[in-house]
Context: one part of a larger RNA
RNA sequence: GGAUGAACACUGUCGGCAUGCUUAACACAUGCAAGUUGGAUAGAAAACAUGGUAAAUGGUAUUUCCAGUGGCAGACGGGUGAGUAACGUGUAAGAACCUGCCCUUGGAAGUGGAACAACAGCUGGAAACGGUUGCUAAUACCCCGUAGGCUGAGGAGCAAAAGGAGGAAUACACUCGAGGAGAGGCUCGCAUCUGAUUAGCUAGUUGGUAAGGCAAUAGCUUACCAAGGUGAUUAUCAGUAGCUGGUCUGAGAGGAUGAUCAGCCACACUAGGACUGAAACACUACCCAGACUCCUACAGGAGGGAGCAGAAAGGAAUUUUCUGCAAUAGGAGAAAGCCCGACAAAGCAAUGCCGCGUAGAGGUAGAAGGCCCACGAGUCAUGAACUUCUUUUCCUAGAGAAGAAGCAAUGAAGGUAUCUGGGGAAUAAGCAUCGGCUAACUCUGUGCAAGCAGCCGCGGUAAUACAUAGGAUGCAAGCGUUAUCC
Numbered sequence: 001g002g003a004u005g006a007a008c009a010c011u012g013u014c015g016g017c018a019u020g021c022u023u024a025a026c027a028c029a030u031g032c033a034a035g036u037u038g039g040a041u042a043g044a045a046a047a048c049a050u051g052g053u054a055a056a057u058g059g060u061a062u063u064u065c066c067a068g069u070g071g072c073a074g075a076c077g078g079g080u081g082a083g084u085a086a087c088g089u090g091u092a093a094g095a096a097c098c099u100g101c102c103c104u105u106g107g108a109a110g111u112g113g114a115a116c117a118a119c120a121g122c123u124g125g126a127a128a129c130g131g132u133u134g135c136u137a138a139u140a141c142c143c144c145g146u147a148g149g150c151u152g153a154g155g156a157g158c159a160a161a162a163g164g165a166g167g168a169a170u171a172c173a174c175u176c177g178a179g180g181a182g183a184g185g186c187u188c189g190c191a192u193c194u195g196a197u198u199a200g201c202u203a204g205u206u207g208g209u210a211a212g213g214c215a216a217u218a219g220c221u222u223a224c225c226a227a228g229g230u231g232a233u234u235a236u237c238a239g240u241a242g243c244u245g246g247u248c249u250g251a252g253a254g255g256a257u258g259a260u261c262a263g264c265c266a267c268a269c270u271a272g273g274a275c276u277g278a279a280a281c282a283c284u285a286c287c288c289a290g291a292c293u294c295c296u297a298c299a300g301g302a303g304g305g306a307g308c309a310g311a312a313a314g315g316a317a318u319u320u321u322c323u324g325c326a327a328u329a330g331g332a333g334a335a336a337g338c339c340c341g342a343c344a345a346a347g348c349a350a351u352g353c354c355g356c357g358u359a360g361a362g363g364u365a366g367a368a369g370g371c372c373c374a375c376g377a378g379u380c381a382u383g384a385a386c387u388u389c390u391u392u393u394c395c396u397a398g399a400g401a402a403g404a405a406g407c408a409a410u411g412a413a414g415g416u417a418u419c420u421g422g423g424g425a426a427u428a429a430g431c432a433u434c435g436g437c438u439a440a441c442u443c444u445g446u447g448c449a450a451g452c453a454g455c456c457g458c459g460g461u462a463a464u465a466c467a468u469a470g471g472a473u474g475c476a477a478g479c480g481u482u483a484u485c486c
Stems, first nucleotide, its partner, number of pairs: 001486004006482003010478001014355005019349002021314001028310001030309003035072003040069002043065004079267003088192004093187002097184001099182001102180006110144001112142002119134006149158003163172001165170001193239003200230003205227008242264004246257004269290002272287002292303004320346001323344002328342001330339002360388003369380003394423006430475005435456003441470002444467002451458002
C1' cells in the first nucleotide's frame, strides 16, 4: 500500500446492487417449511327426478366431501461443517454392475380365487393409543395357463399383467423384452497440512482353495492351507482440518484463505439397527438404548429448528415471529385447480462497492467577532451580509409501466420505477492529524506531574510532541482505531 462475512469510538442526506451468528454441531415457546390424486376404490351428505309402500326403504343421474384402502412423491428442494488426512476431494483411466419417472422400438394383457381396512357390535385406557367378533370394494393380494426373457446343458426348469375416462374416435395407465438419455454404486495411477522429543506396524492381518453373500468386484464373511503384507520414497502413532472451482495479495514465482455463488462429501439430540423402495440404512419415517425437556389419574405417554421467521444463552459481533405463489423451478393430477419459508419480492443494518447531493455566479466598508501582535499591522476572509441564478435532492398535485408466455383473463413487489406541473436555498458535514518518518504552527495552561506514544522518543517553567484555543493539512457520508492475511 492492498484486502475483510469484520468489530469499536465519533458522525451520518439519498439511491442502486450485493452481503449479514466467523462464538455454543448450545438448549428452544409459537406459527409455517410435502403433499397430491374421487378419471384406482368402499362410503357419506344435499338437491332433483323416478318406482313402490301403511311406513322403513330401494334404484338411476348430477353436484359436493374425503377419515380409510390404493398409487406416486416424502432419497428432490432447503440447512450445517461436528466428524473425516480418507479413493473423502481434485485430475486421469477402468470393468464385474444397477437404474422409478423420460425417449425409441418389439410382443402381450387369458381363466379364476381368497382376504384386509373403512364400517357395525362388544370392549380396555386419564391420555397417547388399542383389543375382539362380523361384513365389504379395488389399478391392493394370490393360484393356474401362456412367453423371441433367464438358468441350463441337452433331460428340462423358472418368471407377467389392471384397468379407469369418454357417445365414439381416442389419448392415458398396467406387463415382458431390446436400445438410449440422464443418475448412481465399484476399482485404480498421480496429487492432497504439521510433528521422529512418534521407528517399527499388522492376525482377517497378506495370499490361495471351497462355500456363503451382494445389483456388482472383493477377506465383504466363514472353514481349511500357506506365512505373508507394510515401512526413512516416513508406515504406525499424535495434532490440526470438510475438499475443489475459486477469493485476497504479488510484476511474477509464490504466500494466505475456502463467507456469499457452483461441484463433490459427511451429518441431522447422542449411539446402534433394520423396514419400505428404482434409489435411504432416510433432517420435519420406524425400532431399541442414553441424556435432556414436557404431560400424567403415577399404570404410562409426547418431543428433537445444523428448514424460514423468532426468543434465551454465549459473544466485540450479525436482521422481520413480513408479502406472494404474479414469475422461475419442483411434487402429485387427464385437466381445472392444489401444495411449495425452494424461489420471487419487501423490511432492518453506512456491513461493503458504485453513483448523487449538502448549492452556483457576483460581492471590499477588506464589516462585526475570534486568534495573534513588534500595537503599525496580520489572519480566519469573498468567507458572511447583500445582489442574482438554478432545483439534483426535498415537499406537493397529476399521469403511470415493462416483466404475462401467439384470443381473453391472471402482478406479490406497487400506485413502486419512471414522466409532467407547482413550491422554495429551501432538508443535508463530519472524522483524524499537524516533532521526524509524514502533508500541515502558533498562543495559553501544566512543570519527569498530569499525560502522549506505531518506531525514534516528548514532559524537570518560554513544550510546534501533554491539555484547551485559533489556524492549517488529509480524507469525506464517512473517518480513525483494533484484529487478521499478502